[in-house]
RNA sequence: CGACCCCGGCCGGGAGAGGCGACGCCACGGACGACGAGGUCCGCGACGUCGGCGCCGAAGGAGCAACCACCCCGGAAUCUCUCAGGCACACGGACCGACCGGGUGAG
Repeated sequence: CGACCCCGGCCGGGAGAGGCGACGCCACGGACGACGAGGUCCGCGACGUCGGCGCCGAAGGAGCAACCACCCCGGAAUCUCUCAGGCACACGGACCGACCGGGUGAG
C1' cells in the first nucleotide's frame, strides 16, 4: 500500500396477502317539502373507526438442522410457525447494488 470478509452511514432497487357488516363523515344523484328548510328520506361512491372471519411472510421472535467449525464453547436458510408485524398508496421491509467511513490484515 492493501484483496476477501465484517460493521455503520447515505442513495437506488426491493415480494406476498381482504372481502363483509355496523357506525361516523364527506361528495354526488333522486324523491318529498313553500309557516320548520342550513330540513327529511333513499341510493351510490371515497375515507375513517370498530367487529368477527379470512389471508400473507421479507422487520423482530421461535422451531427443525442440511451444512460450517470443532480441544472446549459454537455458527447456521429465502425451509417451518405466525407470537409480533402486515393485507390501496405511502411508510416499513429480509435481501441486493453504488458511494463514504471504520475494523480485520491474505499478500